[in-house]
RNA sequence: AAACGAGAAAGGCAAAACAGGUGAAAACCUGCGACGCAAAGCUAAAGGGCCUAAAGGCGCAAGCCAAGGGCAGCCAGCCGCCGAA
Repeated sequence: AAACGAGAAAGGCAAAACAGGUGAAAACCUGCGACGCAAAGCUAAAGGGCCUAAAGGCGCAAGCCAAGGGCAGCCAGCCGCCGAA
């Protein structure tokens, strides 16, 4: 330095549910709460994937399409703490 990851140490994050708020929705924020996590840190204005479908478009209608909206706790990229085997 790379790889690897202990029933290690020190710290860290916080799923679902619930309450309040924002939003068309997906989802997000705060509180509470721990399912889990060695990157559950950062990146979604230019990797892939997934969710929603407002504006807009199509349709007689039902509905379909549609990202300038989201998800990093899907993969990926970047950075990083510790050190047994």